Molecule: FMN riboswitch aptamer (RFN element)
Organism: Leucobacter sp. cx-328
RNA sequence: AGCGUGUUCCGGGGUUGGUGAGAUUCCAAACCGGCGGUGAAAGUCCGCGAGCACUCGCAUCCUGCGGGUGUUGAACCGGUGAAAUUCCGGUGCCGACGGUAGUAGUUCGUAAGUGUGCGGGCUUAGUCCGGAUGAGAGGAACGCAGC
Numbered sequence: 001a002g003c004g005u006g007u008u009c010c011g012g013g014g015u016u017g018g019u020g021a022g023a024u025u026c027c028a029a030a031c032c033g034g035c036g037g038u039g040a041a042a043g044u045c046c047g048c049g050a051g052c053a054c055u056c057g058c059a060u061c062c063u064g065c066g067g068g069u070g071u072u073g074a075a076c077c078g079g080u081g082a083a084a085u086u087c088c089g090g091u092g093c094c095g096a097c098g099g100u101a102g103u104a105g106u107u108c109g110u111a112a113g114u115g116u117g118c119g120g121g122c123u124u125a126g127u128c129c130g131g132a133u134g135a136g137a138g139g140a141a142c143g144c145a146g147c
Stems, first nucleotide, its partner, number of pairs: 002147002004144007015029004030127002032095002034048004043093002051071009075091005097130003102124001104123008
């Protein structure tokens, strides 16, 4: 130092303005980026985690714990270099589940028609609210024993 094992701690970020009676939802601009790996630093390469659906086992009053399967987003060009889809320059793109639902979108009904109004349905937030003072990929420190 590595392998094994125990304890403790750490372990997800982000908004201003405009319109308006009313919007962190519309419009404009802005902002954010978990963990391990990868010849060199990654939201967008490879994989993992969280969420959701189904399922099996154990315990169970409610429910909880553990396993399995499925689902699970997005990048190119140029430059430097021994090496970079990771750096530098440029221009893009993406964002679980549940909730809220507007002045946004769509659709139906109604009034002869257009427009518009009224009423109903549906869609719709990476940044708001919630599960979550949770869980977790993992990381760090300290200890123990042997090889």